The RNA shown here (SAM riboswitch aptamer (S box leader)) has 88 nucleotides and comes from an Actinomycetes bacterium. Model confidence (mean pLDDT): 84 of 100. It matches the Rfam family "SAM riboswitch aptamer (S box leader)". Rfam's curators write: The SAM riboswitch is found upstream of a number of genes which code for proteins involved in methionine or cysteine biosynthesis in Gram-positive bacteria. NCBI's taxonomy places the organism under Bacteria, Bacillati, Actinomycetota, Actinomycetes.

[in-house]
RNA sequence: UAGUCAUCCAGAGCGGUUGAGGGACGGGCCCUAUGAUGCCGCGGCAACCAGCGUUUAUUCGCCAGGUGCCAAUGCCCGAUCGAUGCUA
Numbered sequence: 001u002a003g004u005c006a007u008c009c010a011g012a013g014c015g016g017u018u019g020a021g022g023g024a025c026g027g028g029c030c031c032u033a034u035g036a037u038g039c040c041g042c043g044g045c046a047a048c049c050a051g052c053g054u055u056u057a058u059u060c061g062c063c064a065g066g067u068g069c070c071a072a073u074g075c076c077c078g079a080u081c082g083a084u085g086c087u088a
Base pairs, nucleotide, nucleotide: 001088002087003086005085006084007083008082013042014041015040016039017038021031022030023029025078026077027076028075043070044069045068048066049065051062052061053060074081
């Protein structure tokens, strides 16, 4: 980058550091010096991929190695939108 295949109303936060923005975009609304954002440490959630077992099966289960995630339904509405995983 492409496929447009899968998921997106469930779930899970503390500390250190930084120091003013953040929630993708437009509108709204909200969070924020009682500390935004980034980074680091530890902790946690989930189970897409991997692994193991199982099934007629593309089924079901175990596990937690590789990702992902831990304000608000992807915050809400909109759109030819976005994010993540998988495959090439």